The RNA shown here (SAM riboswitch aptamer (S box leader)) has 121 nucleotides and comes from Raineya sp.
[in-house]
Formats: sequence, C1' cells, structure tokens
RNA sequence: AACUUAUCCAGAAAGCCGGAGACACGGGGUCUGUGAAGGCUUGGCAACCUCUCCUUGCCAAAGGAAAAUGGUGCCAAUUCCCGCCCAACCAAAUUAAAUGCUGGUUUGGGAGAGAUAAGUG
Repeated sequence: AACUUAUCCAGAAAGCCGGAGACACGGGGUCUGUGAAGGCUUGGCAACCUCUCCUUGCCAAAGGAAAAUGGUGCCAAUUCCCGCCCAACCAAAUUAAAUGCUGGUUUGGGAGAGAUAAGUG
C1' cells in the first nucleotide's frame, strides 16, 4: 500500500512565520489580502487505543462506568450538499383507468467513495 471492524447531524481558540489558495475527486456552493495552504508556539474539544474499576466468562474475549496521564486525531459550513441503487411522494405526458416511461433545490433507507482510530500486514 492493502484488508477487517467501529464512528462520522455534537464539540473546540489565539499569536507568529508564510503569501494565494482551500474545502479528497466531478458538479454546485462556500471560505479566503479583514490573510488561503503549509509550518511553529500556547490553548482547547473529544473519548478510538492505553491506564483504573465493575459485570459475564474455563480461557480468549465481550459489555458497562469513571478518568483524561500517555498514543493518535480534531478545533468553518451534517463527511458543506449532490454524484450509484431501492422505495415513497409530487409533477408532466399517455390512458376509460392504471402500469410503464420521463422529470424532481422532495423525503427515507442502503451502497460506494472519503476521513479518523484499532488490529492484521
């Protein structure tokens, strides 16, 4: 690199260096010389792993509680929204009616992709 599992509608600042981009990709939109990306310092948020305790269990392990030391991570907008599938609803056309087809700043569910953590590697 890749694979597996879990989570992703909450939360969280300031200064210095830097000097034009950033939000993974495409479309849309947003942020940005009232200073982007990136780097440094301090601060903070959170609770994936670690530490502690409880329960179950032969073990492995699983669940729960507390804490925030350590290892990450994060501190604009739901992962900013959509991007594939299914369903519902709405609209248009056709029709005796309906199905089907077409469309949708509509709603819900799932998947894919992405990000983070732990494990394998």
The sequence was found by an Rfam model in a public genome assembly. The source organism's lineage runs through Bacteria, Pseudomonadati, Cytophagales, Raineyaceae and Raineya.